[in-house]
Glycine riboswitch aptamer from an Acetobacteraceae bacterium, 102 nucleotides, folded computationally.
RNA sequence: AGGAGGGUGGCGGGAGAGUCCCCCGGGCCGGUCGGGGGCGCCGAAGGAGCAAGGCCGCGGUGAGAGGCCGAAACUCUCAGGCAAAAGUACCGCUGCCGGACG
Numbered sequence: 001a002g003g004a005g006g007g008u009g010g011c012g013g014g015a016g017a018g019u020c021c022c023c024c025g026g027g028c029c030g031g032u033c034g035g036g037g038g039c040g041c042c043g044a045a046g047g048a049g050c051a052a053g054g055c056c057g058c059g060g061u062g063a064g065a066g067g068c069c070g071a072a073a074c075u076c077u078c079a080g081g082c083a084a085a086a087g088u089a090c091c092g093c094u095g096c097c098g099g100a101c102g
Base pairs, nucleotide, nucleotide: 002101006097007096008095009094010093011092012091013090018039020038021037022036023035024034025033040082041081042080046078047076048075049074053069054068055067056066
């Protein structure tokens, strides 16, 4: 001097699903906004679950029940979300941390 896995910041891209119904609020009506409730939906913040496989153990041997580890964009829908905005797993570029390997 090169520099992996991993972590983190910035910029860009980034889907899905009713701005449905009712009530309340600001003099009245309408609109908009906010709050609450109801039903219907979405899955890509986060969270949870499991396959193959491996391990444990009962211990003469074999078999079998059981337990543990074990992935996701799959499943669940707790959380979050369902106009716009914001945000989002993931992807690209880039800075920093790190320091396996050489």
Taxonomically the source falls in Acetobacteraceae (Bacteria, Pseudomonadati, Pseudomonadota, Acetobacterales).